[in-house]
Molecule: glmS glucosamine-6-phosphate activated ribozyme aptamer
RNA sequence: GAUCGUAUAAAAGCGCCGGAGCUGCCAUGGCAGCUGACGAGGGGGAGGAAUAUCGAAGUUUUCGGCGGGUACCUCCUGCUGCGCAGCCGCGGCAUAAGCCGUCUUACAAAUCCCGGGAGUGAUCGCGGGGACAAAAGGGCGGCGGGCUGACUU
Numbered sequence: 001g002a003u004c005g006u007a008u009a010a011a012a013g014c015g016c017c018g019g020a021g022c023u024g025c026c027a028u029g030g031c032a033g034c035u036g037a038c039g040a041g042g043g044g045g046a047g048g049a050a051u052a053u054c055g056a057a058g059u060u061u062u063c064g065g066c067g068g069g070u071a072c073c074u075c076c077u078g079c080u081g082c083g084c085a086g087c088c089g090c091g092g093c094a095u096a097a098g099c100c101g102u103c104u105u106a107c108a109a110a111u112c113c114c115g116g117g118a119g120u121g122a123u124c125g126c127g128g129g130g131a132c133a134a135a136a137g138g139g140c141g142g143c144g145g146g147c148u149g150a151c152u153u
Base pairs, nucleotide, nucleotide: 014067015066016065017064019063020035021034022033023032024031025030026029038055039054040053044076045075046074047073048072077094078093079092080091081090082089084149085148086147087146088145098143099142100141101140102139103138104137112129113128114127115126117124118123
C1' cells in the first nucleotide's frame, strides 16, 4: 500500500462517477486534477416497481450515468367522508382525512453584490449585505350513493 472481515458514525436536490466539459504537465497521446441540484416539503407496517412533490436560478452540465430515498401501486393495521342509524357500495388519511370553484395569506436558499482565504490553474471554502417563491394554510360558495328505518314539517 492492496484485499477481506467486523464495529461505529454520517445523507436524502442525498452519495458516487469511467460519459461530457474544463484545468495543469508532458507531448499528439497519456498522466494528474476540477465541475457534475438552490432551497421548501415529505415517514403506520410489509412487499413491489421506479423517469418521486413544489417552486427559485439558469439557458454552460441543475446535461448524462450508477446507487439510495419520506412520493407512487398492492395488501395489512388503525382512523375517517358520503349531514341520524343499520347493511352494502364508492372515496380519503396516517394527527390527517370527498370533489370543484373563488378569495386571501405565510415562509427560503442559492443566483446577485462586497470582503477575504486556499490553489500554478480549472475551482473550492469562509464572513457580510440585500431581496424574490410555489405547493401548503385559512375564508366563502356549490356538489356529494343505494335500500330500510328514525326525526322534523